The RNA shown here (transfer RNA) has 71 nucleotides and comes from Candidatus Sungbacteria bacterium RIFCSPLOWO2_01_FULL_59_16. Taxonomically the source falls in Candidatus Sungiibacteriota (Bacteria, Bacteria candidate phyla). Rfam family: tRNA. Rfam's curators write: Transfer RNA (tRNA) molecules are approximately 80 nucleotides in length. It is annotated as a transfer RNA. Gene Ontology term of the family: triplet codon-amino acid adaptor activity. Its mean pLDDT, the model's own confidence on a scale to 100, is 84. The RNAcentral record of the sequence draws on ENA.

[in-house]
RNA sequence: CGCGGGAUGGACGAGUAGUACGUCGCGAGGCUCAUAACCUCGAGGCCCGGGUGCAAUUCCCGGUCCCGCAA
Numbered sequence: 001c002g003c004g005g006g007a008u009g010g011a012c013g014a015g016u017a018g019u020a021c022g023u024c025g026c027g028a029g030g031c032u033c034a035u036a037a038c039c040u041c042g043a044g045g046c047c048c049g050g051g052u053g054c055a056a057u058u059c060c061c062g063g064u065c066c067c068g069c070a071a
Stems, first nucleotide, its partner, number of pairs: 002069006010024004018054001026042005047063005
């Protein structure tokens, strides 16, 4: 140099065009004599740039980083 996979709230993972979801964590409230547990609510996210398209996390192109295969 070549090929493949990946990047999604603080953590881990789902999501193959139309409201971004789950578990844990965090904050507030409820319950309790109190704490834990439990219940309710909330904040917080699509690696970067461009393209197609009414609409992009998703499709296409380029870039960055990580993992692997081959040499």